[in-house]
RNA sequence: AGCAAUACAAAAGCGCCUGGACUAAUCCGGACGGUGGAUUAGUUGACGAGGGUGGAGGUUUAUCGAAUGUUCGGCGGAUGCCUCCCGGCUGAAGAGCACAGCCGCAAUCUCUUCUUUAAAACAUUGGGGUAACUUAAUGGACAAAGAGAAGGGAAUGCUAAAAU
Numbered sequence: 001a002g003c004a005a006u007a008c009a010a011a012a013g014c015g016c017c018u019g020g021a022c023u024a025a026u027c028c029g030g031a032c033g034g035u036g037g038a039u040u041a042g043u044u045g046a047c048g049a050g051g052g053u054g055g056a057g058g059u060u061u062a063u064c065g066a067a068u069g070u071u072c073g074g075c076g077g078a079u080g081c082c083u084c085c086c087g088g089c090u091g092a093a094g095a096g097c098a099c100a101g102c103c104g105c106a107a108u109c110u111c112u113u114c115u116u117u118a119a120a121a122c123a124u125u126g127g128g129g130u131a132a133c134u135u136a137a138u139g140g141a142c143a144a145a146g147a148g149a150a151g152g153g154a155a156u157g158c159u160a161a162a163a164u
Base pairs, nucleotide, nucleotide: 014076015075016074017073019072020044021043022042023041024040025039026038027037028036047065048064049063054085055084056083057082058081059080086104087103088102089101090100091099095159096158097157098156108154109153110152111151112150113149114148115147116146122139123138124137125136126135127134128133
C1' cells in the first nucleotide's frame, strides 16, 4: 500500500453508476481542415414542499408542484399503498352488537374562507479544474398538494321503549 472481516457514523427528490450525453489526451479514418470511430481517464446523473414510530405480512413506476426540462436510463432503498390482528373515533345524549367510513394522540364525507418562510433555475461576485463541470456568498421573486383554524351541508339498523 492492497485485500478480507468486524465495529461506528451518515438518508429519504435519498444513495450509487455499468447505458446514454459531455470533456480531455492518444490513435484510426478523412478532402488541407471538418463530420465520424476506438481506447483511456474524467464530468453529469432530482429543485424544494409534504409524508413515519401499536404489531405482523405483502408490494414497487410511493404524494405535490417548480425549472433555460439528461430532473434521460439503470440498480438499491424509502415515511406511500394493501391485507390481517390489537386498541380506538364518527354515524343527533349514553350503552351493547353488527354495518359503513376512518385513526394509531388522531380519527365519517363534502363545500367555502383564512393561515401555513418554497428552493433551485435566474442575476452578480469569488474559489477549484486544460475542459466538461463543481463550490460558496449576495440579491430579488414565483407554486401545488397536504396540514391547521373557522363556518355551512349530508350521514345505518337492532337490542328498545320510556324519561330529559